């Protein structure tokens, strides 16, 4: 350098193929309940506008283009 895959709350992750209104869940955090206390368990809350920019569309996490970052593989030089 070529090809391919990935990027979504603090962490992990569903949703992407096949566009549809306020983006899903678990863990963690915070508050409450329960308990003599802790743990466990139960209930609730906050937290991401989807790597960045642009395009298409009535409408984009989703489709297209460019860039950035990570990974796999192939190749070149030495």
């Nucleotide at each position: 350098g070529g090809u391919c895959c990935c990027g979504u709350g603090g962490c992990u992750u569903a949703g992407c193929c096949a566009g549809g209104a306020u983006a899903u869940a678990g863990c963690a955090u915070c508050g409450g309940g329960c308990u003599u206390c802790u743990a466990a368990c139960c209930c609730g809350a906050g937290g991401g506008c989807c790597a960045a920019g642009g395009g298409u569309u009535c409408a984009a996490a989703u489709c297209c283009c460019u860039u950035c970052g990570g990974g796999a593989u192939c190749g070149c030089c030495a």